Model confidence (mean pLDDT): 80 of 100. Predicted 3D model of a 73-nucleotide RNA (transfer RNA) from a Clostridia bacterium. Lineage of the source: Bacteria > Bacillati > Bacillota > Clostridia. Rfam family: tRNA. Rfam describes the family as follows. Transfer RNA (tRNA) molecules are approximately 80 nucleotides in length. By type it is a transfer RNA. Its family is annotated with triplet codon-amino acid adaptor activity in the Gene Ontology.
């Protein structure tokens, strides 16, 4: 330099005929214990990579730009 695939909670990853976001673990509180594990039960104000554009409405579609990660040179 071109191409492809990728970026959403602290982590690992769901969400695409566009309607305004969840599991799972982790963390916090609480029950249970003398007291813990363990088990159980409540808990999420996340500029969904950035910045524009369509559109009533965008995580989603389009450009362009930064990050990863693969191939081809």
């Nucleotide at each position: 330099g071109c191409c492809u695939c990728u970026g959403u909670a602290g982590c690992u990853c769901a969400g695409u005929u566009g309607g305004u976001a969840g599991a799972g673990c982790a963390g916090g509180g609480g029950a249970c214990u003398g007291a813990a594990a363990a088990u159980u039960c409540c808990u999420g104000u996340g500029u969904c990579g950035u910045u524009g554009g369509u559109u009533c409405a965008a995580u989603u579609c389009c450009g362009a730009c930064c990050g990863g990660a693969g191939g081809c040179a």